[in-house]
RNA sequence: GGGGCUGUAGCGCAGUUGGGAGCGCGCCUCCCUCGCACGGAGGAGGCCGUGGGUUCGAAUCCCAUCAGCUCCA
Numbered sequence: 001g002g003g004g005c006u007g008u009a010g011c012g013c014a015g016u017u018g019g020g021a022g023c024g025c026g027c028c029u030c031c032c033u034c035g036c037a038c039g040g041a042g043g044a045g046g047c048c049g050u051g052g053g054u055u056c057g058a059a060u061c062c063c064a065u066c067a068g069c070u071c072c073a
Base pairs, nucleotide, nucleotide: 001072002071003070004069005068006067007066010025011024012023013022019056027043028042029041030040031039049065050064051063052062053061
């Protein structure tokens, strides 16, 4: 220098025939208990790496770019 994969909540991940942003753990509140843990109920938290484009509409399609991993030279 070139190719490929990955980037979504604090952590690990799902969601790609374009139309609801979700799961587990964690966190907060309440119930339960003498108290803790377990268990039960509810809740907060993300403008989907960044910037543009296409579209009525983009996490999803296109372009550029950043970071990590990997292959070739």

Transfer RNA from a Synergistaceae bacterium, 73 nucleotides, folded computationally. Rfam family: tRNA. Rfam classes the family as a transfer RNA. Gene Ontology term of the family: triplet codon-amino acid adaptor activity. The source organism's lineage runs through Bacteria, Synergistota, Synergistia, Synergistales and Synergistaceae. Its mean pLDDT, the model's own confidence on a scale to 100, is 84.